The prediction has a mean pLDDT of 84. The RNA shown here (transfer RNA) has 71 nucleotides and comes from Candidatus Portnoybacteria bacterium RIFCSPHIGHO2_02_FULL_39_12. It matches the Rfam family "tRNA". By type it is a transfer RNA. It was read from a public genome assembly. The source organism's lineage runs through Bacteria, Bacteria candidate phyla and Candidatus Portnoyibacteriota.
[in-house]
RNA sequence: GCGGGAUUAGUUGAGUGGUUCAAUGCAACCUUCCCAAGGUUGAGACGCGGGUUCAAUUCCCGUAUCCCGCU
Numbered sequence: 001g002c003g004g005g006a007u008u009a010g011u012u013g014a015g016u017g018g019u020u021c022a023a024u025g026c027a028a029c030c031u032u033c034c035c036a037a038g039g040u041u042g043a044g045a046c047g048c049g050g051g052u053u054c055a056a057u058u059c060c061c062g063u064a065u066c067c068c069g070c071u
Base pairs, nucleotide, nucleotide: 001070002069003068004067005066006065007064010024011023012022013021018054026042027041028040029039030038047063048062049061050060051059
């Protein structure tokens, strides 16, 4: 230098155009004599910048970081 892959909540993953989902963690409450376990509720995220579209996490372009291969 070229090609490919990954980037989604504090963390680990799912989601492939139409309300962004779960586990775990966090907060409050319930249960319990207390702790642990359990239950209910809540807050919290699409790497960044553009484009296409009525609508983009999803499609296209660029860019950043990491990983793999080639030279």